Overview
Bacterial large signal recognition particle RNA from a Pseudomonadota bacterium, 285 nucleotides, folded computationally.
[in-house]
RNA sequence: CUGCGCAGGAUGGGGCGGUGGCGGUGCCUUCUUCCUCCGAAAGGGGGAUGCCAGAAACCCGCCUUAUGCUGGAUCCACAGUCUCUCCGAGGGCGCGUCGGCGUGUUCAGCGCGGCGGCAAGUGGCGAUGAAGGGGGCGUCCGGUGCAACCCUGGACGGGUGAACCCCCCCAGGUCCGGAAGGAAGCAAGGGUAGCCAUGCUCCUUGGUGUGCCGCCGGGUUGCGUCCCUGGAGCCAACUACCGCAAGCGGGCUCGCGUCCGGCCGUUCCAAGAGAGACUGCGCGG
Numbered sequence: 001c002u003g004c005g006c007a008g009g010a011u012g013g014g015g016c017g018g019u020g021g022c023g024g025u026g027c028c029u030u031c032u033u034c035c036u037c038c039g040a041a042a043g044g045g046g047g048a049u050g051c052c053a054g055a056a057a058c059c060c061g062c063c064u065u066a067u068g069c070u071g072g073a074u075c076c077a078c079a080g081u082c083u084c085u086c087c088g089a090g091g092g093c094g095c096g097u098c099g100g101c102g103u104g105u106u107c108a109g110c111g112c113g114g115c116g117g118c119a120a121g122u123g124g125c126g127a128u129g130a131a132g133g134g135g136g137c138g139u140c141c142g143g144u145g146c147a148a149c150c151c152u153g154g155a156c157g158g159g160u161g162a163a164c165c166c167c168c169c170c171a172g173g174u175c176c177g178g179a180a181g182g183a184a185g186c187a188a189g190g191g192u193a194g195c196c197a198u199g200c201u202c203c204u205u206g207g208u209g210u211g212c213c214g215c216c217g218g219g220u221u222g223c224g225u226c227c228c229u230g231g232a233g234c235c236a237a238c239u240a241c242c243g244c245a246a247g248c249g250g251g252c253u254c255g256c257g258u259c260c261g262g263c264c265g266u267u268c269c270a271a272g273a274g275a276g277a278c279u280g281c282g283c284g285g
Base pairs, nucleotide, nucleotide: 001285002284003283004282005281006280008076009075010074011073012030013029014028015027016026020063021062022061023060024059031050033048034047035046036045037044038043051072052071053070054069079279080278081277082276083275084274085273086272090268091267092266093265094264096263097262098261099260100259101257102256103255104254107251110249111248112247114244115243116242117241120239121238122237123235124234125233132229133228134227135226136225137224138223139222140218141217142216143215144214145213146211147210148208149207150206153203154202155201156199157198159196166191167190168189174183175182176181
């Protein structure tokens, strides 16, 4: 230097979560390889993969020598492993800090909206008579009448309507009679009571989210209308102004948040860079 074998190891790493704890499955991130989308490009976004197969969150395997399990494959001095330093994606943590968003609170009264006032402007009404004053009526309340409608009962009208125990008339048949004739009488026909249903009819009992209706009484702040008086103002829609309250939206103060983002601190750290250390055993050539 080389062949074979053994031991040991490699075929990604890290954070979070979970657990008494350590790994795996899960989520996130980094690296490798690949796919794909946007873009002219630079660049940016998304996804898959980690030697192969299988199982695994009421889970799987383990116990500080915990850094996975079952079965298989390949590789190992090509390079790999370990330690230290720098840098550092990303995750975790913080009564941290700043901003956003959401939410509560406080204050103010900015905008819109609300309420009250005023009457300067616009507008409208007013000598065909404003405000004010007096009166009537209505609107309101109680009673009552009338009407309407509903309900109770009745009258009346027309309708219907009895095998017989209702009426009239009673064929046939029956009965009496010597006969003339007479008697009772079913069906049919005519009529009627009860019953039933009905009515632009009438009366009656009770009632009413009924009424451009009448009468009596009450009330009358307001509103409408009319009359008398009065003799020049009135209304407040819009603009302006003053005030009140605090409904909505902004704003201020002080809080809160499994919410989002930046920064700071801290912690674990992938990838990258640098330095150092180690790399075994047996047999054969």
Notes:
A source record names the gene ffs. Rfam family: Bacterial large signal recognition particle RNA. Rfam describes the family as follows. The signal recognition particle (SRP) is a universally conserved ribonucleoprotein involved in the co-translational targeting of proteins to membranes. By type it is a non-coding RNA gene. Model confidence (mean pLDDT): 77 of 100. RNAcentral holds the sequence, with entries from ENA.